Context: one part of a larger RNA
C1' cells in the first nucleotide's frame, strides 16, 4: 500500500503443514477348527513392555552463584558482626526450571493396488471383463490437531464513530433559478404531479471542530534479547512496605550454670547446658490502600 469511509470484536477456510501414532511378549480364544497323524491357527476380549508425541512438578530426584549454617588462611586491634580466597570450601534447601520423575495417547468413513469374488458374452460350453457390480493394505485421501482474508473471488455476522459544522480560496449561478419542511391529489409500493410558503446559494480544495478506537504515558507478570505479549492504571490488590498462613535452616547475641586442660595460684579457657521448636531468611498463598499507578 491495498482491500470503494474509519475502527473493534467474533468467525468461515479455498490453501499449507503433519507420525501422533506404531509396535511387541503374554493370558484367553484352544490344544479348539483344520489334518490320517506329526502338527496346528484366526476373528472378537483383556494385562502389560518398548519406541514416539504432548502437558506437568503431587511423588523420587537434579540445579538452585535466593536463603540458612559448619569451617580454614588472612585482614578490619580483640569480642560481636563481616570482606576477599572459584559461591573459598563444605553440608542442606523453598519457588523457578528439569527428567531419570508424574499423567494422557485413539478411531471412523471413502477411492483404491496386488489379489479375491458375483451375475455374463463375445466363442449355445466355460471364463472375474469385454458392458455392469462386490470386496480388498501398516500405503492415498477426508475428519479429528496446527497456521491461515494479501484466498486481488482480498470473504462473512454484531457492534461504535463518521458521512456534520465554521472560516478562507477558485469556479459556477442571480429568480421562468437553488435549496429547505410541511401540505394535496394518483398509486400496494418505489414515486408522480400540483398549489402555496420561507430561505439564499451549488460543487471543489484547503484549514479547523467533532469523534469510535488505537498508540503513547505509569505500576507490572502468567511474557520477554530489542520489539512484541498479557495484565493493573484509585469505580484499584498491579508492584513495594506491613501482617498472618506455609516453608528453608537448625537452636542466634548476650547473661547464668557447668566445664577437660592450662596457670605467675590472681585467673585464663575449647566446648557443654538452660534461656531457644531458637535467631535469621523466603522468589510462595492470603489480608491490608501505608508508598507508587499522578497530571495527561
Nucleotide at each position: 500500500u491495498g482491500g470503494c469511509g474509519g475502527g473493534c470484536g467474533a468467525u468461515u477456510g479455498a490453501g499449507a503443514g503433519u507420525a501422533a501414532a506404531g509396535u511387541c511378549u503374554c493370558c484367553a480364544c484352544a490344544g479348539u477348527a483344520c489334518g490320517a497323524g506329526a502338527g496346528g491357527a484366526a476373528c472378537a476380549g483383556g494385562c502389560g513392555g518398548c519406541u514416539g508425541g504432548g502437558g506437568c512438578c503431587u511423588c523420587u530426584g537434579g540445579u538452585g552463584u535466593a536463603c540458612c549454617g559448619g569451617u580454614u588462611g588472612u585482614c578490619c586491634u580483640u569480642a560481636a558482626g563481616g570482606g576477599c580466597a572459584u559461591u573459598g570450601c563444605c553440608g542442606g534447601g523453598u519457588a523457578g526450571c528439569u527428567a531419570a520423575g508424574c499423567c494422557c495417547u485413539c478411531g471412523a468413513c471413502g477411492a483404491u493396488a496386488a489379489g479375491a469374488g458375483c451375475g455374463g458374452a463375445a466363442a449355445g460350453c466355460a471364463u472375474c471383463u469385454a458392458c455392469g457390480c462386490u470386496c480388498g493394505a501398516a500405503g492415498c485421501g477426508u475428519c479429528u490437531c496446527u497456521c491461515g482474508a494479501a484466498a486481488c473471488g482480498a470473504g462473512u455476522c454484531g457492534c461504535c464513530c463518521a458521512c456534520u459544522c465554521u472560516g478562507c480560496u477558485a469556479c459556477a449561478c442571480u429568480g421562468u433559478a437553488a435549496g429547505g419542511g410541511g401540505g394535496u391529489u394518483g398509486g400496494u409500493g418505489a414515486c408522480a404531479a400540483c398549489a402555496a410558503c420561507c430561505u439564499u446559494u451549488g460543487u471543489a480544495g484547503u484549514a479547523g471542530a467533532c469523534g469510535a478506537g488505537a498508540g503513547c504515558g505509569c505500576g507490572g507478570a502468567a511474557a520477554g534479547a530489542a520489539g512484541a505479549u498479557c495484565c493493573g492504571u484509585u469505580u484499584g490488590a498491579u508492584a513495594g512496605a506491613g501482617c498472618a498462613g506455609g516453608g528453608g535452616u537448625g537452636u542466634a547475641c548476650g547473661c547464668g550454670u557447668c566445664g577437660a586442660g592450662c596457670u605467675u595460684c590472681g585467673g585464663c579457657g575449647a566446648g557443654a547446658u538452660g534461656u531457644u521448636u531458637a535467631g535469621c531468611c523466603c522468589a510462595c498463598u492470603g489480608c491490608c490502600a501505608c508508598u507508587a499507578a499522578c497530571u495527561g
The part of an RNA shown here (large-subunit ribosomal RNA, domain VI) has 296 nucleotides and comes from a Candidatus Heimdallarchaeota archaeon. Taxonomically the source falls in Candidatus Heimdallarchaeota (Archaea, Promethearchaeati). The prediction has a mean pLDDT of 83. The sequence was found in a public genome assembly.